[in-house]
Context: one part of a larger RNA
């Protein structure tokens, strides 16, 4: 010096991104325990006292416990195991699952809630467009997919786009089907000839017409994808606009909540903690760019979550220093 330990004056978090570590806390018995609450819980809340050993006394389940006295140590769950606490907040309701090998979470999952799809050879899945099989020896109080995520209180307003679900009158529309019509070939015929017309076949193309789902169009549907506004004026101080106007949309954000896991501006204002507070907390509301099952807002209980305070504690640190044991290194 390095690793693992052990102690430590006075201060007690000043370290530090941050009490990271370490220290405190502990077993059992007794008293005693708020707020809030879904009355079950919060709780081992907090917070206190005791504990070892001897007589001696009552109890009864006879080896435990109660009472009352008195020893002995700094120290009696004597050693070794054995929660530190609390207030506020933010996510998730919880117990649970997760990146085997850097992430355990506010991330998935979950009862519970909605919608949509399924009538049985079920819809849906796997399988060569099969057979089978699985759904399920199940039958809509069942199964399948999708969001959402406990429990309260609640979920507006928009169907113009896009999806789905109905309709079938109209337009449009494949093949198919139909063949007007055109077009090669030529027996023939007409010409002196070059040429030229040209029936049947056979061949080649080919309009009209007739045609289905779709789509187009008509409706419904948003716990389907999604969307959810300008500008300008207006009250007897001032400021502010309950009010008008006007332009545009499908409709112009309802309740709640808002500088928030969302606030650029921003360390927003004021308020409270603090001697000081870009964090935290409570308001304000100017929301840059919340918002109502891509849920919204409370919410007691939970949490190896994440933030703010605080009491205890302590070598985290002022500020370091002694010891142990194993290392390094020196010297044989």
């Nucleotide at each position: 010096c390095c690793c693992u330990c052990g102690c430590a004056a006075a201060g007690g978090a000043a370290c530090u991104c941050g009490g990271c570590a370490a220290a405190a806390u502990a077993g059992c018995c007794c008293c005693g325990u708020a707020a809030c609450u879904u009355c079950g819980g919060g709780a081992g809340a907090a917070g206190g006292g005791g504990u070892u050993c001897c007589c001696c006394c009552g109890a009864c389940u006879u080896g435990u416990c109660g009472g009352g006295g008195g020893a002995c140590g700094c120290a009696g769950u004597a050693a070794a195991g054995a929660g530190g606490c609390u207030c506020a907040a933010g996510c998730g309701a919880c117990u649970g699952u997760u990146u085997a090998g850097c992430a355990a979470a506010a991330a998935c999952a979950c009862a519970g809630g909605u919608g949509c799809c399924u009538g049985c050879u079920a819809a849906c899945u796997c399988g060569a467009a099969a057979a089978g099989a699985g759904g399920a020896u199940g039958u809509a109080u069942a199964g399948g997919c999708a969001c959402u995520g406990a429990c309260g209180c609640c979920u507006g307003c928009c169907c113009g786009g896009u999806g789905c679900c109905g309709g079938a009158a109209g337009g449009u529309u494949a093949a198919c089907a139909g063949g007007a019509g055109g077009g090669g070939u030529u027996a023939g015929c007409c010409g002196c000839a070059a040429g030229g017309c040209g029936a049947a076949g056979c061949c080649c193309u080919g309009a009209a017409u007739c045609g289905a789902a779709g789509c187009c169009c008509c409706g419904g549907u948003a716990a389907a994808c999604g969307g959810c506004g300008g500008c300008c004026g207006u009250a007897a101080c001032u400021a502010u606009a309950a009010c008008g106007g006007u332009c545009c949309u499908a409709a112009g954000g309802u309740a709640g909540c808002g500088a928030a896991a969302u606030u650029c501006c921003u360390u927003g204002u004021c308020g409270g903690g603090u001697a000081a507070g870009u964090u935290c907390c409570g308001a304000c509301c100017u929301g840059c760019a919340c918002g109502a099952a891509u849920g919204g807002c409370g919410u007691a209980a939970c949490g190896a979550c994440u933030u703010g305070a605080g009491c205890g504690c302590u070598g985290u640190c002022u500020c370091u220093g002694c010891g142990a044991g194993g290392g390094g290194c020196c010297c044989g």
Predicted 3D model of a 332-nucleotide part of an RNA (large-subunit ribosomal RNA, domain IV) from a Pseudomonadota bacterium.
Its Rfam family is "Bacterial large subunit ribosomal RNA".
Lineage of the source: Bacteria > Pseudomonadati > Pseudomonadota.
RNAcentral holds the full RNA, with entries from ENA.
Model confidence (mean pLDDT): 89 of 100.